[in-house]
Molecule: small-subunit ribosomal RNA
Organism: metagenome
RNA sequence: AGAGUUUGAUUCUGGCUCAGAACGAACGCUGGCAGCGUGGAUUAGGCAUGCAAGUCGAACGAUAAGCUCUUUCUUCAAUCUUUCGGGAGAGAAGAGGGAGUGGACAGUGGCGGAAGGGUGAGUAACGCGUGGGUAACCUACCUUUCAAGUUGGGGACAACCUCGGGAAACUGGGGCUAAUGCCGAAUGUGGUCAUCCGUCGCAUGGCGGAACGACUAAAGGCGGGGAUCCUUCGGGACCUGCCGCUUGAUGAGGGGCCCGCGUCCUAUCAGCUUGUUGGUGAGGUAAGAGCUCACCAAGGCAUACGGGUAGCUGGUCUGAGAGGAUGGUCAGCCACACUGGGACUGAGACACUGCCCAGACUCCUACGGGAGGCUGCAGUCGAGAAUCAUUCGCAAUGCGCGAAAGCGUGACGAUGCGACGCUGCGUGGGGGAUGACGGCCUUCGGGUUGUAAACUCCUGUCAUUCGGAAACAGCGGUCCCGGCGCCAAUAACGCCGGGACUUGAUAGUACCGGAAGAGGAAGCCACGGCUAACUCUGUGCCAGCAGCCGCGGUAAUACAGAGGUGGCGAGCGUUGUUCGGAUUUACUGGGCGUAAAGAGUGCGUAGGUGGUCUCGUGUGUCGGAUCUGAAAUCUCACUGCUCACCGGCGAAACCGGAUUCGAAACUGCGGGACUAGAGUGCAGGAGAGGAAAGCGGAAUUCUUGGUGUAGCGGUGGAAUGCGUUGAUAUCAAGAAGAACACCGGCGGCGAAGGCGGCUUUCUGGAAUGCUACUGACACUGAGGCACGAAAGUCGGGGGAGCGAACAGGAUUAGAUACCCCGGUAGUCCCGACCGUAAACGUUGUGCACUUGGUGUGGGGAGAUUUGACCCUUCCCGUGCCGAAGCUAACGCGAUAAGUGCACCGCCUGGGGAGUACGGCCGCAAGGCUAAAACUCAAAUAAAUUGACGGGUCCCCGCACAAGCGGAGGAGCAUGUGGCUCAAUUCGAUGCUACGCGAAGAACCUUACCAGGGCUUGACAUGCAGCUGCACGCCCCGGGAAACCGGGGAAGCCUUCGAGGGUGCUGCACAGGUGCUGCAUGGCUGUCGUCAGUUCGUGCCGUGAGGUGUUUGGUUAAGUCCAUCAACGAACGCAACCCCUGUGCUUAGUUGCUACCUCGCCUUCGGGUGAGAGCACUCUAGGCAGACUGCCUGUGCAAGCAGGAGGAAGGUGGGGAUGACGUCAAGUCAGUAUGGCCUUUAUGCCCUGGGCUGCACACGUGCUACAAUGGCCGGUCCAAUGGGAAGCAAUACCGCGAGGUGGAGCCAAUCCCCAAAGCCGGCCCCAGUUCGGAUUGGAGUCUGCAAUUCGACUCCAUGAAGUAGGAUUCGCUAGUAACGGCGCAUCAGCUACGGCGCCGUGAAUACGUUCCCGGGGAUUGUACACACCGCCCGUCACAUCAUGAAAGCUCUCUGUACCCGAAGUCGCUGCGCUAACCCUGAGCUAGUCGAAGGGAAGCAGGCGCCGAAGGUGUGGGGGGUGAUUGGGAUGAAGUCGUAACAAGGUA
Repeated sequence: AGAGUUUGAUUCUGGCUCAGAACGAACGCUGGCAGCGUGGAUUAGGCAUGCAAGUCGAACGAUAAGCUCUUUCUUCAAUCUUUCGGGAGAGAAGAGGGAGUGGACAGUGGCGGAAGGGUGAGUAACGCGUGGGUAACCUACCUUUCAAGUUGGGGACAACCUCGGGAAACUGGGGCUAAUGCCGAAUGUGGUCAUCCGUCGCAUGGCGGAACGACUAAAGGCGGGGAUCCUUCGGGACCUGCCGCUUGAUGAGGGGCCCGCGUCCUAUCAGCUUGUUGGUGAGGUAAGAGCUCACCAAGGCAUACGGGUAGCUGGUCUGAGAGGAUGGUCAGCCACACUGGGACUGAGACACUGCCCAGACUCCUACGGGAGGCUGCAGUCGAGAAUCAUUCGCAAUGCGCGAAAGCGUGACGAUGCGACGCUGCGUGGGGGAUGACGGCCUUCGGGUUGUAAACUCCUGUCAUUCGGAAACAGCGGUCCCGGCGCCAAUAACGCCGGGACUUGAUAGUACCGGAAGAGGAAGCCACGGCUAACUCUGUGCCAGCAGCCGCGGUAAUACAGAGGUGGCGAGCGUUGUUCGGAUUUACUGGGCGUAAAGAGUGCGUAGGUGGUCUCGUGUGUCGGAUCUGAAAUCUCACUGCUCACCGGCGAAACCGGAUUCGAAACUGCGGGACUAGAGUGCAGGAGAGGAAAGCGGAAUUCUUGGUGUAGCGGUGGAAUGCGUUGAUAUCAAGAAGAACACCGGCGGCGAAGGCGGCUUUCUGGAAUGCUACUGACACUGAGGCACGAAAGUCGGGGGAGCGAACAGGAUUAGAUACCCCGGUAGUCCCGACCGUAAACGUUGUGCACUUGGUGUGGGGAGAUUUGACCCUUCCCGUGCCGAAGCUAACGCGAUAAGUGCACCGCCUGGGGAGUACGGCCGCAAGGCUAAAACUCAAAUAAAUUGACGGGUCCCCGCACAAGCGGAGGAGCAUGUGGCUCAAUUCGAUGCUACGCGAAGAACCUUACCAGGGCUUGACAUGCAGCUGCACGCCCCGGGAAACCGGGGAAGCCUUCGAGGGUGCUGCACAGGUGCUGCAUGGCUGUCGUCAGUUCGUGCCGUGAGGUGUUUGGUUAAGUCCAUCAACGAACGCAACCCCUGUGCUUAGUUGCUACCUCGCCUUCGGGUGAGAGCACUCUAGGCAGACUGCCUGUGCAAGCAGGAGGAAGGUGGGGAUGACGUCAAGUCAGUAUGGCCUUUAUGCCCUGGGCUGCACACGUGCUACAAUGGCCGGUCCAAUGGGAAGCAAUACCGCGAGGUGGAGCCAAUCCCCAAAGCCGGCCCCAGUUCGGAUUGGAGUCUGCAAUUCGACUCCAUGAAGUAGGAUUCGCUAGUAACGGCGCAUCAGCUACGGCGCCGUGAAUACGUUCCCGGGGAUUGUACACACCGCCCGUCACAUCAUGAAAGCUCUCUGUACCCGAAGUCGCUGCGCUAACCCUGAGCUAGUCGAAGGGAAGCAGGCGCCGAAGGUGUGGGGGGUGAUUGGGAUGAAGUCGUAACAAGGUA
């Protein structure tokens, strides 16, 4: 970085597809290890079980176990003592009491349960991002060597005890009690409120200060201590330390609220809104605010409102970038916690594991009532293509509580599972050629797998095993030592330093070392092109493949398998998705004449853009500075894990936002000025510009009258129609409507549509000239408005001609058409709609710039004139040709499609479709706006080469025409089709099959059929074995034969080993007219003996390609000449070859015989034979001759026309010769040949049959139909050829076919050999003396054999046929026609066929219009399998998606009303209440206190709001729906033939 795919090829346009990268992936096959990451994307579906938020006894009461101390009692008891009774008694055990310690369960209280963790349902929002504001705010814990304080009282309630209720959850009454719980009181540094002063600010206000007044706090706990004091002897006061508490100040961090900007799709959602927008006042909040309420005003917004989708971001993926897509893990923010609503507590919540209510669901229940919320970690079910362990640990990091030890922590740290991803490593390394075996292929030689293996020498990563063995651990705590701070203090406490001890889930893991052995470790995909990599077999449009193009119908590198190869590798493929490629939405970076695309045209609103000079400003713009842009990520450098992934550290970057300082060219804005843009004015001209009124003539039709008579009209030809009731024609008069000939012109005018007789009136615009005025007033133009051909619609007129519909006549297979005769709407006018056209220059408007030539319309100037002419020149318009340039090309080219600027409209593959639905407009017809499903891999533009045309031009040909003779009718022959059959073997099938393969089917041939036989075979080669000497012959039996069975005779050679040959058995193999001519070679037909087909170099074109080869002449010819961007060349043409026509020469037998000699015969003409000869004829070799060479004319030339000479004259006649190619033309059955099939048969042999069959159809021929003839008799003249299993003479026999016989001849020697013709005669126009079919009879010949199924002869018979419809064939001169002869094949013959030969021997060609074929040029094309092409629509069938549809159904939502839970707020509160206040019975006279009142509060009640629910009524969306509409697709369906050529009616 590109590639494939539209075409026969090309260029362009344009879509589709591929190669790349990526992923929270899934699926298939496969799977060794390690590290780091990562893992419920679907049902925000339901959840069993365990855990996920506790902690503090240094706040408090009470208290279990354990431990310590103490005391009492009981028992025992060492020892001591003794008055011997005893006593005391360390110590042990048990029991009880007290104190301390301890800390479990539960409680009061404090702090924390608002963090951490999960998820992305909702949300299009100040939700998020970014930058700001808060003078409108809050902040527990924490900070400050911050300030001040911590006084003195009171009353309860849990726990506990007790009595109850309940199944449970739980709960009621009574009684006791503590606090850092609760409540008064005091103090007031401070704080708050109001006042004043100062200062600051953007309004309200902020900050600081002053004095007076009012209001406003608190709680204690744990240590240490020497004097003094008190003491219940425990301790306290006091001093001191620490932790708390209270009121403030401050900081940090956190949060609330507000604002600018950014943040998806949809206009087929265009209007939305009533607390809505603002004000005043009040309420409310931590705080501003319609946040809420009352009143007042009527505003506010508009990509609003509505609908769909979606958590946002840092980032991630991709990309060169700009962009596009995305938001999983990590990080920030938000939202949510079964669904909906609500508040309470609190510094903080409207609270994931709190509360209340409602709902759904699940569970328990004694049926009364209760319980629950995994979107925490694991786990389970479900759904799904799909996502893990009900693990270990608090060792680390962090968080909560605590003074601390510590406790808690599914946060977290770890391990496990999954190739889900990234990274690393390994599955071994070196040597090793008999290139082993095996596999595969093979041209059978070999090649390849492949140094690959074996073998040998090594190594030891990973795994295995054994041993050693970490880091993460430091803080803290206890003890000891030293120092400092605090303090009255050497105590306690705090801090610093040192030493010892103490703590590890991962884990005996990482890592290190030892041992052993190549041992345990490779697959997946692809291999037609794109795209790296090829063969065999199987299959046979089947099975299958396929990303696109496309493969598969018997030789598949494309299916399947195998071998080999390529790619990647513990993975590899597939699927899905995103970006890329795609400049295919184009900002970077596209287009709109014909490919998709300029609105039908103008006016004009918003908007966008805007002339010259100057001043100011500083919006854009540019520069500097500051703040910010979290971290992570990305990049770079360094660095830690052995490397890498990963991590650490630093830098850069974060392309953005804000503030501030500056600059002033350009842009904007404000002021001033100008005139070149634009406009106004004046002048004389041009014009089918528009509107209205009036007028005119020609034509047409009609009416009336005249003349006049039989037709008119119409067409390709006709008919319908009109006409004797007088048409057409013609004359005159009249009426009506519509349109305006000539002029008239790629002339004029208009914005477009459009405008055409003349006159008048009204009216718009443009051009030219003058340069007086205004002073940028301009350009474009989304919406909007107006105009807008024809047709059509409504109402009213009008209606001559024309003329949809309709009707008739033709045409036609049909003809609802084209043609004709009629004819209604309409066409015309007025008024009102419609609003579309190939409304086209298929080219939006405006301005500017850029060589020329030549016309034409309007105006002006100059010069010069008799002149308005011509000429030169300026401006405006309108054409043509062209430069540069542009364009894919065609083309455009100052009237741009060139070069630029401004603005608008439009396009993004074809079809579906300018359609459906919705909306707007319309009376309707319909218009405007405008999709999707589905389907295709194309659809298109321009140009090229062909082919084709019921396009054009030129030329040729027995192509037509002119002629002659045929075919088509008859009979027969022959071939074919069809039919039949056991078989009628096969092939050939328009021309180019059909008397063709077949130049010979009775058997054979023969390939077909029936039957009978053979199996190494009828034929070839090789090997092995055996036997004998053969094979063959003879005999017998069966048989139709083949063949089978049996018997017999003779029998090669030899060096005695054998050899050759042969037979048998067996194995290889033979054989096949079996298939494929669409696998082939070779050969052939055809276009066509037509004149064409190409190449090299050059030139032109982006290219296919063109040029040459075209053009002008000429020719039979691309033959030659001339010219020419061509110059040359090749295959064809021609010539060279053969035959024939003339002459010469050579040669002279078997040919010839003129002359000469001789013999014989003679009708005296001559004939014949032998010599001699080669003159002539002839034979067969050579040579000559003809070349437009000569002359005349013409022409540039080539050439042509005429002439001469010549046997022959313009290729003399004929033949052979067939370019590049076409038809998948023909042939596998002539031969050859790949592949396939067959092998006791699809081979081989034999007998018989068939190929000959016959209602029929066609082709090719023969014979005729007769007098140019038939018959009979006579008579003349050939050539080519053939002859030994042959040709056969003379002669004889037979009517004849033929027979007998055999001279001669292996041939210029002998033999086979003419007919028509000519002469004479008969026939006399008839189914005949024409014609000969058919049939009967008798024969001949060939042959083994003529029945199926031969030919010929004779006699008899005597059919059709009297010149052949439509149509069609051959032939242009020695030709046609007519006549016979020969030959091949062959025993014979179906030959009338084929190939040749000679005889007789014509007619006609004006000419190229037409038919057919061919060549060339040109044109059109939608054809390229090429017109036998392509292709359209209905109908029928099948499938698919979709619209409409009575309805049915689901869901979302608006609105009105009803009901109204919890709860906040408000009102009330007669009921209830310990603390405070007042009063104060009573007594023990108090720090007592009954009863009462107040304050404060509560239950309860009422009210507003209010979720869910209900009723009614609308709207949006989805599904379904009898039936119905069109659409798409499909192999061969039906009907026509609309389009492409002039497509047959452009």